[in-house]
């Protein structure tokens, strides 16, 4: 130096108008807005992971889990540039990516601290 162990801190964004209705930020019309973490040429839609549910004292195991095309540049891009398109957990409630709730929670992970071991 690197590794393992322990601890600390941090770790999710976003809706207006009109219509219908007993009632809608949920339905219809028109428009707006948002994009967790790791990998890789910089990624919501490439690969993997997380948020949910079940079992389990724990470790952990199982289930569920959305969406991209064309052109351009380049040694290299499904990641950049141009244009168009599409998607969005669980519970509640008039059917919800944007409301309320589990959540002052948890987590993929990120940063840091100290000692110990080899």
């Nucleotide at each position: 130096a690197a590794g393992a162990c322990a601890c600390u801190u941090c770790a999710g964004g976003g809706u207006g108008a009109c219509g219908u209705u007993a009632a809608u930020u949920a339905c219809g019309u028109c428009g707006a807005c948002u994009g967790g973490c790791g990998g890789u040429a910089u990624a919501g839609c490439c690969c993997g992971c997380g948020a949910g549910c079940u079992c389990a004292a724990u470790a952990g195991a199982g289930c569920a889990u959305g969406a991209u095309u064309a052109g351009g540049u380049g040694a290299a891009a499904g990641u950049c540039c141009u244009a168009g398109g599409c998607c969005a957990a669980c519970g509640g409630u008039a059917a919800a990516g944007u409301c309320c709730g589990g959540a002052u929670a948890g987590c993929a992970g990120a940063a840091g601290u100290a000692g110990u071991u080899g």
A computed fold for a 118-nucleotide RNA, annotated as FMN riboswitch aptamer (RFN element). The model forms 93% of the base pairs in the Rfam consensus. Its mean pLDDT, the model's own confidence on a scale to 100, is 80. Its Rfam family is "FMN riboswitch aptamer (RFN element)". Gene Ontology term of the family: FMN binding. It was read from a public genome assembly, where an Rfam model found it.